Glycine riboswitch aptamer from a Hyphomonadaceae bacterium, 90 nucleotides, folded computationally.
It matches the Rfam family "Glycine riboswitch aptamer". From the family's description: This family represents the bacterial glycine riboswitch.
The sequence was found by an Rfam model in a public genome assembly.
Formats: sequence, C1' cells, structure tokens
RNA sequence: AAAUCCCCCGCGGGAGAGAAUGGAGCUUGCUCCAUCGCCGAAGGCGCAACCGCCCCGGAAACGCUCAGGCAAAAGGGCCGCGGGACAGAC
Repeated sequence: AAAUCCCCCGCGGGAGAGAAUGGAGCUUGCUCCAUCGCCGAAGGCGCAACCGCCCCGGAAACGCUCAGGCAAAAGGGCCGCGGGACAGAC
C1' cells in the first nucleotide's frame, strides 16, 4: 500500500404457469369472496447431495407448495458492471 469472497446500494439482463369461471363492489381498471387448473427463481419449510474451521456447523438448481405467482406492469433465484462497507483491517 492493496485485493478476492460474504454483505448493502444502483444500473442492465432474467424463466415458468388460466388476460380462467361465477358473484359482488365500483372509477373504463382494479379489489374482494368462492371454484377448480397450473408454476417455482421473493420468502418459508423438508430431505440431504455437497462443503467447511469437521466438537459441530453451513447447506442445493432436489422436494413441498403455507405464502407468492399464472396478458402487460410490478416482483424475480442467478449473471455482468459500478459504488459502498468490511479496512487505512490483514
């Protein structure tokens, strides 16, 4: 005198599945209730592949669909770039 990873923020990209049916409200559109049919990549839960500092922990793109979602919009695991913090640390 840095930097990687993790974490936070911003920008760009980002899949899947009924613009379902009936009723009501009302402001064209939306909201609520009910009915089935579906999706998994917010979240959550489960098994445990796997990983580690292996006492014990962390855990999935697997499963479940409680929640969420099924024209567009919004959201969206994850990827890329930038910034911040960690840190004037090691």